Small-subunit ribosomal RNA, 3' major domain from an uncultured delta proteobacterium, 477 nucleotides, folded computationally. The prediction has a mean pLDDT of 84.
Context: one part of a larger RNA
RNA sequence: UGACGGGGGCCCGCACAAGCGGUGGAGCAUGUGGUUUAAUUCGACGCAACGCGAAGAACCUUACCUGGAUUUGACAUCCCGGGAAUCCUAUCGAAAGACUGGAGUGCCCUUCGGGGAGCCCGGAGACAGGUGCUGCAUGGCUGUCGUCAGCUCGUGUCGUGAGAUGUUGGGGUAAGUCCCGCAACGAGCGCAACCCUUGUCUUUAGUUACCAUCAUUCAGUUGGGGACUCUAAAGAUACUGCCCCGGUCAACGGGGAGGAAGGUGGGGAUGACGUCAAGUCCUCAUGGCCUUUAUGUCCAGGGCUACACACGUGCUACAAUGGGCGGUGCAAAGGGUUGCUAUCUCGUGAGGGGGCGCUAAUCCCAAAAAGCAGUCCUCAGUUCGGAUUGAGGUCUGCAACUCGACUUCAUGAAGUUGGAAUCGCUAGUAAUCGUGGAUCAGCACGCCACGGUGAAUACGUUCCCGGGCCUUGUACA
Numbered sequence: 001u002g003a004c005g006g007g008g009g010c011c012c013g014c015a016c017a018a019g020c021g022g023u024g025g026a027g028c029a030u031g032u033g034g035u036u037u038a039a040u041u042c043g044a045c046g047c048a049a050c051g052c053g054a055a056g057a058a059c060c061u062u063a064c065c066u067g068g069a070u071u072u073g074a075c076a077u078c079c080c081g082g083g084a085a086u087c088c089u090a091u092c093g094a095a096a097g098a099c100u101g102g103a104g105u106g107c108c109c110u111u112c113g114g115g116g117a118g119c120c121c122g123g124a125g126a127c128a129g130g131u132g133c134u135g136c137a138u139g140g141c142u143g144u145c146g147u148c149a150g151c152u153c154g155u156g157u158c159g160u161g162a163g164a165u166g167u168u169g170g171g172g173u174a175a176g177u178c179c180c181g182c183a184a185c186g187a188g189c190g191c192a193a194c195c196c197u198u199g200u201c202u203u204u205a206g207u208u209a210c211c212a213u214c215a216u217u218c219a220g221u222u223g224g225g226g227a228c229u230c231u232a233a234a235g236a237u238a239c240u241g242c243c244c245c246g247g248u249c250a251a252c253g254g255g256g257a258g259g260a261a262g263g264u265g266g267g268g269a270u271g272a273c274g275u276c277a278a279g280u281c282c283u284c285a286u287g288g289c290c291u292u293u294a295u296g297u298c299c300a301g302g303g304c305u306a307c308a309c310a311c312g313u314g315c316u317a318c319a320a321u322g323g324g325c326g327g328u329g330c331a332a333a334g335g336g337u338u339g340c341u342a343u344c345u346c347g348u349g350a351g352g353g354g355g356c357g358c359u360a361a362u363c364c365c366a367a368a369a370a371g372c373a374g375u376c377c378u379c380a381g382u383u384c385g386g387a388u389u390g391a392g393g394u395c396u397g398c399a400a401c402u403c404g405a406c407u408u409c410a411u412g413a414a415g416u417u418g419g420a421a422u423c424g425c426u427a428g429u430a431a432u433c434g435u436g437g438a439u440c441a442g443c444a445c446g447c448c449a450c451g452g453u454g455a456a457u458a459c460g461u462u463c464c465c466g467g468g469c470c471u472u473g474u475a476c477a
Stems, first nucleotide, its partner, number of pairs: 001477002003474003007471007015461002019425005026316008034307002042053002064302007073127001077126002079123005086103003091098002107116003129291002132289003138285002140280003143276001145274001150189006156165003169180003195268004200236007210225002214223002239262001242256005318418001322377004327372002334365003339358002344353003384415001389410007431453007
């Protein structure tokens, strides 16, 4: 100087408390461990691994296993020989591939002998190749403490020196934010602001959006309008600016006015010096090592989907604040030409037929759902719950056996609110309800986004956890 303390002081955080809803019990989905297996590819392991890499394993992917092939190689550059490329085709084979026959002659130069570029085949070797090892050799990227308020430097001063000071102290802040003081005076990286979005207004613009006034229609449908909504560009607005009180005539705090909004308005992006030899050699790059008729490459099939069990994360429930039925009402944000697909029609349905429109504020996906009014059920393992299983189908796709999703009929399991323990959340939040998207042929209870309805509670900081500053002890570095 740090680190640590079941030392002290001050302070903060959904850290506790106050509340609301969960997990832990059930069934299923998914990841992991374990076990099994020819293989169940690999990585990730307290927080910070476990719906994680994987924004989507039937083949492919695929790295694993079995079997069949191959050796200058699936891919790159160089040398030699032959042929243009390309297309069709017999046989064997699971395919990869092996082997047969045929058609076929482009571009540039030319002394018409040929040469060259591109592509294909054969040969020799330099070499290619490796998702092989080492993340404890590395770059890059990322997680975490933590959006915590810290981390440093120059000059000066003090100290023999390591170092100290500044950065400590008094107040105050979300903040090393600011004020005052001070052997310090300044500065940098962080904080804040500048950026995006949302909330209010103005101006400009008015189609595909809108419709107050005038006509018109089933319908903003059409004429028309430029007011309103909205869209999208430029601006304005908030600064403790104003008033009162407290405070050191300070920073700042409390209250008030005005205002759409008030003291960082809400949300996002943004992550200092560093820590964990944290994670990644399987994104990529890369040193070293290993491999080279194999640890490379091609193919078929299988596996990654196994199942006495254990754990994590979710979904659906256990019902009446509910379930069924028909009726009725209101979104936002997205996606669409190898695509989204209307009206119509067939089917109980998944879906099929057919095909308008749309490269989209125009057309389509598209039905929002919870909600509202009505009706049935009346506390039951039930008209709750839907697992499992049988049978029949639909769709995608060479192909749904291992191993897809959906649909119809039948079946109708566990489950009556979950022990110890444990998690999230402070407001348009929790809870609850649907909607869209990426990936994607198909496959979503996951992930990312969107809106609808919309709470309760916070006395307080004694305690648990984590963190910041000061101080103290130390046989620790």